The prediction has a mean pLDDT of 78. A computed fold for a 338-nucleotide RNA from Pseudaquabacterium inlustre, annotated as Bacterial RNase P class A. Of the family's consensus pairs, 92% are formed in the model. It matches the Rfam family "Bacterial RNase P class A". By type it is a ribozyme. It is recorded under the gene name rnpB. Taxonomically the source falls in Pseudaquabacterium (Bacteria, Pseudomonadati, Pseudomonadota, Betaproteobacteria). The RNAcentral record of the sequence draws on ENA.

[in-house]
This record gives sequence, structure tokens and C1' cells, in this order.
RNA sequence: GAAGCGCGCCAGACCGCCGCUGGGGCAAUCGCCGAAAGGCGGCCCUGGAGGAAGGUCCGGACUGCACAGGACAGCGCAGGAGCUAACGGCUCUCCACCGCGAGGUGAGGAUCAGAGCAACAGAGACGAGUCGGCACGGGCAACCGCGCCGGGUGAAACGGGCAAUCUCUGCGCGCAGCAACACCAAAUAGGCCAGCGUCGAUGUGGCUCCGCGGAGCUGGCGGGUAGGUGGCACCGAGCCGGGUGGGCGACCCCCGGCCCAGAGGAAUGGCGGUCACGCCGCGCACCGGGCAACCGGGGCGCGGCGCACAGAAUCCGGCCUAUCGGCGCGCUUCACAC
Repeated sequence: GAAGCGCGCCAGACCGCCGCUGGGGCAAUCGCCGAAAGGCGGCCCUGGAGGAAGGUCCGGACUGCACAGGACAGCGCAGGAGCUAACGGCUCUCCACCGCGAGGUGAGGAUCAGAGCAACAGAGACGAGUCGGCACGGGCAACCGCGCCGGGUGAAACGGGCAAUCUCUGCGCGCAGCAACACCAAAUAGGCCAGCGUCGAUGUGGCUCCGCGGAGCUGGCGGGUAGGUGGCACCGAGCCGGGUGGGCGACCCCCGGCCCAGAGGAAUGGCGGUCACGCCGCGCACCGGGCAACCGGGGCGCGGCGCACAGAAUCCGGCCUAUCGGCGCGCUUCACAC
């Protein structure tokens, strides 16, 4: 220098203006919406997307229901040892395969429990059988039975293979999911209870009374729905830093610091400026090659464009998938120079 392998990191920065949204404090105890529950409104301070927030594939937390114990069924996992709250994840390691190598991949229990399967070729493919030879028994013989060897075919030939076919073994799993669930709570309809009412109520027309009319009326209670609040923004499987702590490692332990998005049609944005990065165009001077036309290269200035994949929705640990570009570290192979 070229080609690779394995990790880790960034995902434009700053300033100004205008917004959106969560939290805290202060003040009034006020105003608005609503029947209520509850929500909104002022000023100040402050927080506001990701490495995948994604797919919703796996595992948990949490919640409700179910549940004596065990088994069957069903689903899933599979070398060994470990990590972890748990896992189908991760780590170390054995084995197999791929690679010159750094490394990568693995659906890696069991076929003396049973069943099933095997294209083409081949006489024959797991079942019956027999292409050739030999031995034995029977038969006059053809031949029949039984066994061994060989040739050819084929991935594989009575010796096996496939469990990514069923199955067996071991282990795990109760079911549903935040639209879970808990609380507050209308209107209308229906339910229950009490009182009044065909001895005429409630209603209604004139109004101390007289008519009309004819079966309900009033109050209370309880459940569900609309609506609202909590769950829900978390002192946590939490984040950051350090350790001449333990362990090969995943990980664990100790010390110090921090509190770090949270809506409910769903906020996290827009505009302007400066700087940085990439691409394109133009201009300027330069270097190398060439007789030249011209070709190649980097530098400076100006202008334009661009900056990926993608957006939290109860939370967390994983896996998988998407991703313009850029940076750092370790290692391998090859080439060259000293």
C1' cells in the first nucleotide's frame, strides 16, 4: 500500500425569533366548560424521540380470571457448562462444515421401542427376492431349499441412512391482555322499595270553585352505558462515572453522582443567520504526462443542491429487519522498501 475479518462510536453544531407539549412553584380562591365527576385558563422556572422508538417474533414485570394434587392432550426447546427476573437471548467450550487466515455458520438428544420414507440407475432400495460363481441337502435331470463370495448400478445393497416424517426421551408452559384492570359517574329505558291514586291523583281550561280527562304520579335505592380520573412516566431487572474488586467470558459486587419524554387523533416543530460535511457547476493560479489538441490530480474562491432509515403510546430484556455518510481500535493475508 491492497484486499479482508471482528468490535465500538456519531447520526450535524451554535445563536435569535415564533410556536406545541409534560412537570414544579407562585398568586387569586377568581373566571370559563360540564348535571356531576372532572377539565381548561395567568406569571416564573424547567424537561421534551431512537439506534433502531419499527416488525409485534420470543421472554418478563404488572393486572384480571381460573386454580387440592397429579396425569393426558396441545405448543415449544434440545451437545456440555454457565449468565439472567426470564427467554427460543447471551457467554465460554466440544464437535461438524466453510475460509490460506483473522474468523464465520450450525434445526448438533435418541433409529438394538415401533411405524414411515428413499428420485434416477439397477435383478433387487429395506419388501420380497436373486445377475454370476461356489459349498451343502433333496432330486436321474430340469430344478427346488439354504448359506457364502463376487461383478455391475447407485448417495446408500439384509448392512445401513433420514428423527427438518410420525414417534420416543428430558425440560418448560393455566388463560387473557393497559381497548388489562380500579375508581367517580349523567340522560333515556328497564329493575327493586316506600308513599299517594278509579272514594278520580299527576296533568289541563277558565281560577277561593266548576269543568275536561281516565291511570298513573312522587320520592329513594342499586347495576350497567356515555363521559371523566387513575393505571402512566415510575427510586427502578434505572442512567452516568470510577475500581491494581471477582470471573476466560456473558455477568456479578463495591463506591460516587443523577432523576432523564410522556400524549390520548396523539406534543417533540417552523423560519432566519454563522460554521462544519458531501455532491455538482463556474472561475483562478499550480503540478504530472504529451510536439500539440488534450488527459489526469489536488488547492483556493463563488453559487446551487443535499444530509439516510425512520417517530415513543403501560414498561422492561432480547431477536430480526431498515439505514446517506463518517470516525476510531484490534487482528489476518498478500505485495514492496529498509